[in-house]
């Protein structure tokens, strides 16, 4: 250089065109406990960036950027 894969809360991670963007850990609050831990309930927090297609895009297409793999 070329080809392919990948990017979603602080971390992991589901999502196959119409979801309130699910869940776990973490974090915050309350309950429980003499206290801590465990446990229970609740809250906050996310679609890398720029275009395009579509009535509608996290999802499809193109490009950029970051990460990874193969090849010479």
């Nucleotide at each position: 250089g070329c080809u392919c894969c990948u990017a979603u809360a602080g971390u992991c991670a589901a999502g196959c065109g119409g979801u309130u963007a699910a869940g776990a850990c973490a974090u915050c609050g309350c309950c429980c406990u003499u206290u801590c831990a465990c446990g229970g309930c609740g809250g906050u927090a996310a679609c890398a960036c720029g275009g395009g297609u579509u009535c509608g895009a996290c999802u499809c297409c193109c490009g950029u950027u970051g990460g990874g793999a193969g090849u010479a």